[in-house]
RNA sequence: GAUAGAGGUUGCGUUUUUUAUUAGUAAGAAUGUUGAUGCGGCAGGCGCAGAAGAGACAUUCCGAAAGGGGAAAAUGCCGAAAGAAGAGAUUGUCUGUAAAUCGUUUCUUGGGCGUACAGUUAAGAGCUGUAUGACUGUCAUCGAAUCAGAUGGGGCGCUAUC
Numbered sequence: 001g002a003u004a005g006a007g008g009u010u011g012c013g014u015u016u017u018u019u020a021u022u023a024g025u026a027a028g029a030a031u032g033u034u035g036a037u038g039c040g041g042c043a044g045g046c047g048c049a050g051a052a053g054a055g056a057c058a059u060u061c062c063g064a065a066a067g068g069g070g071a072a073a074a075u076g077c078c079g080a081a082a083g084a085a086g087a088g089a090u091u092g093u094c095u096g097u098a099a100a101u102c103g104u105u106u107c108u109u110g111g112g113c114g115u116a117c118a119g120u121u122a123a124g125a126g127c128u129g130u131a132u133g134a135c136u137g138u139c140a141u142c143g144a145a146u147c148a149g150a151u152g153g154g155g156c157g158c159u160a161u162c
Base pairs, nucleotide, nucleotide: 001162002161003160004159005158008078011077012076013075014074015073016072017071018070019069028061029060030059031058032057033056034055037049038048039047040046041097042096043095044094045093081109082108083107084106085105086104088102089101090100091099110136111135113133114132115131116130117129118128119127120126138153139152140151141150142149
C1' cells in the first nucleotide's frame, strides 16, 4: 500500500405498508352581532380581495395533512452516520432580511443507554448539543501475565492475510 473483517440483536442510515398522536385542531360552509381592513414569512414598494361586507366574536355542520413516534418487511453499509461554522446555488412579484433545500470546505464525535440543562417540536414522545454515570468494543502499559482487574488513548483507529 491492497484485500477481507469485528463492535450491537436497540450498531448506523434509506424505502414501503400499517397504526396511535397531532385533533374534533387547521381549512371550508351556514346563521347571527359588529363595521374596515385583510392577504402575499418580515419591512418598504407593488399587487390581490373587500359595504354585493374585510377582519373579529358566538353557535352549528363538516373535517384534514406534514414532520416526528410504535410495529412489520425489504435494502445499503461499519465515518456506517450525526452535529457546528464558512462561502456558494435554488425557492417565493422587486429590494433587503429571515427561513427551508442541495452539495462543498474545515473542525468534533468509538458505540448505544440513563440523568440534568439548553434548543427544536403540539408534546414529560422523539431528535440535537453540553456535562455526567455505569455498560460495551478495541489498543497500549501495569498486573496473579490464562482469567478477573487498574490506568490511559481513539475510527485517518483495531484485527487478519498478501
A computed fold for a 162-nucleotide RNA from a mouse gut metagenome, annotated as Lysine riboswitch aptamer.
Of the family's consensus pairs, 100% are formed in the model.
Model confidence (mean pLDDT): 78 of 100.
It matches the Rfam family "Lysine riboswitch aptamer". Rfam's curators write: Riboswitches are metabolite binding domains within certain messenger RNAs that serve as precision sensors for their corresponding targets. Allosteric rearrangement of mRNA structure is mediated by ligand binding, and this results in modulation of gene expression. This family includes riboswitches that sense lysine in a number of genes involved in lysine metabolism, including lysC.
RNAcentral holds the sequence, with entries from MGnify.